[in-house]
Molecule: transfer RNA
Organism: Candidatus Brevefilum sp.
RNA sequence: GGCGAAGUAGCUCAAUGGAAGAGCAGUGGACUCAUAAGCCAUUGGUUGGCGGUUCGAAUCCGCCCUUCGCCA
Numbered sequence: 001g002g003c004g005a006a007g008u009a010g011c012u013c014a015a016u017g018g019a020a021g022a023g024c025a026g027u028g029g030a031c032u033c034a035u036a037a038g039c040c041a042u043u044g045g046u047u048g049g050c051g052g053u054u055c056g057a058a059u060c061c062g063c064c065c066u067u068c069g070c071c072a
Base pairs, nucleotide, nucleotide: 001071002070003069004068005067006066007065010024011023012022013021018055026042027041028040029039048064049063050062051061052060
């Protein structure tokens, strides 16, 4: 330098164009002599960035950034 894959909550990951959810973690509650585990509830997101297409974009298209792989 060329090609491909990935980027979504603190972490690991879903969501095939109708507006984002789960598990763990965090917080609160209840339980317990107390702690942990388990139980109930709950907070947390400019979906890597900028544009475009569309009535509507995490999703489709273009460019850029980061990481990984292959080729040179």